[in-house]
Context: one part of a larger RNA
Molecule: small-subunit ribosomal RNA, 5' domain
Organism: uncultured prokaryote
RNA sequence: GAACGAACGCUGGCGGCAGGCUUAACACAUGCAAGUCGAACGGGUAUAGCAAUAUACUAGUGGCAGACGGGUGAGUAACACGUGGGAAUCUACCUAAUAGUACGGAACAACUCAGAGAAAUUUGAGCUAAUACCGGAUGAGCUCUACGGAGAAAAGAUUUAUCGCCAAAAGAUCAGCCCGCGUUAGAUUAGCUAGUUGGUAAGGUAAUGGCUUACCAAGGCUACGAUCUAUAGCUGGUUUGAGAGGAUGAUCAGCCACACUGGGACUGAGAUACGGCCCAGACUCCUACGGGAGGCAGCAGUGGGGAAUAUUGCACAAUGGAGGAAACUCUGAUGCAGCCAUGCCGCGUGAGUGAAGAAGGCCUUAGGGUUGUAAAACUCUUUCAAUAGUGAAGAUAAUGACUGUAACUAUAGAAGAAGCACCGGCUAACUCCGUGCCAGCAGCCGCGGUAAUACGGAGGGUGCUAGCGUUAUUC
Numbered sequence: 001g002a003a004c005g006a007a008c009g010c011u012g013g014c015g016g017c018a019g020g021c022u023u024a025a026c027a028c029a030u031g032c033a034a035g036u037c038g039a040a041c042g043g044g045u046a047u048a049g050c051a052a053u054a055u056a057c058u059a060g061u062g063g064c065a066g067a068c069g070g071g072u073g074a075g076u077a078a079c080a081c082g083u084g085g086g087a088a089u090c091u092a093c094c095u096a097a098u099a100g101u102a103c104g105g106a107a108c109a110a111c112u113c114a115g116a117g118a119a120a121u122u123u124g125a126g127c128u129a130a131u132a133c134c135g136g137a138u139g140a141g142c143u144c145u146a147c148g149g150a151g152a153a154a155a156g157a158u159u160u161a162u163c164g165c166c167a168a169a170a171g172a173u174c175a176g177c178c179c180g181c182g183u184u185a186g187a188u189u190a191g192c193u194a195g196u197u198g199g200u201a202a203g204g205u206a207a208u209g210g211c212u213u214a215c216c217a218a219g220g221c222u223a224c225g226a227u228c229u230a231u232a233g234c235u236g237g238u239u240u241g242a243g244a245g246g247a248u249g250a251u252c253a254g255c256c257a258c259a260c261u262g263g264g265a266c267u268g269a270g271a272u273a274c275g276g277c278c279c280a281g282a283c284u285c286c287u288a289c290g291g292g293a294g295g296c297a298g299c300a301g302u303g304g305g306g307a308a309u310a311u312u313g314c315a316c317a318a319u320g321g322a323g324g325a326a327a328c329u330c331u332g333a334u335g336c337a338g339c340c341a342u343g344c345c346g347c348g349u350g351a352g353u354g355a356a357g358a359a360g361g362c363c364u365u366a367g368g369g370u371u372g373u374a375a376a377a378c379u380c381u382u383u384c385a386a387u388a389g390u391g392a393a394g395a396u397a398a399u400g401a402c403u404g405u406a407a408c409u410a411u412a413g414a415a416g417a418a419g420c421a422c423c424g425g426c427u428a429a430c431u432c433c434g435u436g437c438c439a440g441c442a443g444c445c446g447c448g449g450u451a452a453u454a455c456g457g458a459g460g461g462u463g464c465u466a467g468c469g470u471u472a473u474u475c
Stems, first nucleotide, its partner, number of pairs: 001475003006471005013347006019340002021305001026303003030300003035064003040061002043058006071258003081182006089175001094171002098167001100165002103135003111126006142151003156163002184230003191221003196218008233255004237248004260281005283294004311337001313336003319333001320331004350380004360371004384416001386411005394402001419464005424445003430459005440447002
């Protein structure tokens, strides 16, 4: 000098754009953050109707989505990440084509009845529908094969035009796996390893493989640093620097890991699943003491910790996502608003004239000098703020949270708007008074013991300016 997710002190007019728990991955009151489909299904309720029926709503069965989106960085020194390759794989929804979509059956919720319980919830009996479940049929270019053959599917709905369903193959996308190289410090860590290293066989997986098991061999890694210990999410980037390099990994983007702590699987195309399940633990809450409920590292918000970090806001109008044929519903993603000089950028706090160089202050050699064209006074202007009116684009077939916002016009009046640090040298800027090695200053050198340009005050000056200084950290 530059930088910052900064903090502190003094001060503070406006706007735009960004940013905002770096500490306790500490504990959490309350609300919301993932639903949707009646064009899969049987019921139920309400309304209309004499009725048939129609419309609306939806507890349950069923489908799709809850594996995305959002948060955090605890763990991890690792194929986690980055980069470049690879073969033994899966892939719902989507795209374009091919062939089918024919026959039957038995249940279980809801519901009814009878119970248990404080509650959470739950037991027995009976009834019922389906795109829920099951059987046999058919079936290839699918699977297996000893090549003879064997085996495996489906679901319908309605407004009659579609939407679905099944099988196999292709594409696209997503994901899993393997390898080369790179990736912090310590030797005051030198040896480490028994499924360990390799083989055969089997099992398992979507798939390769000690992934697992049996048997066999005795290997494998290591001073080019194994093992152990400590620290740490990685990267694109950011920052500094002429560069090389150093430091760093907030915001934004990609990947990974985690979801009270530890373990486990289920469902599913996909999870070993933040707002799913089971077990154990700690903690909190309810209880009729028998037993139950919970998980903000989602958005707000609370306590606590801390030098320190915001509203229990508005809207789905836009973009995107889920479901739906659609209308639409949901969406603390997102779009916006609120708070904070936290940063960057822009603008303003007036302009011109004005010497009796006024008064006052300060200094003085008492003549004067300086503050100083500064003020006053006169003549103007009105950016910004204020008040009033008009009023977009963002979104169009229609729909605007922001918002009567941005912008434009008019009105009045210099009116509402300047501070902070420093002045011994480094380092731009000096005098007086007070103090008297005291009180104090200080980044370094050093000032202060009676004439202190270095302490404190004043006048004056210098620098930066809605900021200025200090502190911490990095180069």